[in-house]
RNA sequence: ACAGGUGACUCGGGAGAACCGGGUAACUGGUGCCGAAGGAGCAACCGCCCCGGAAACUCUCAGGCCACAGGACCGCGUUGCCUUU
Repeated sequence: ACAGGUGACUCGGGAGAACCGGGUAACUGGUGCCGAAGGAGCAACCGCCCCGGAAACUCUCAGGCCACAGGACCGCGUUGCCUUU
């Protein structure tokens, strides 16, 4: 320096699901609903065995259901670390 992996940061993209009542509003009560923060479960697969890892599937504890915000994940850029040459 090239390539691959990975962490952090900036910027851009980024889904789903709501009604009724109280309240100026923030918010709050009831019923219903959503999955893409986080969490838990199953296991195709990886792994010789053990240990272990493991989904956008399942649950809905948490969170959310105008907008704002948040948001898994994706992309550009900067940068740290690891591996190969």

The prediction has a mean pLDDT of 76. A computed fold for an 85-nucleotide RNA from an uncultured Rhodobacteraceae bacterium, annotated as Glycine riboswitch aptamer. It was read from a public genome assembly, where an Rfam model found it. Rfam family: Glycine riboswitch aptamer. Rfam links the family to the GO term glycine biosynthetic process.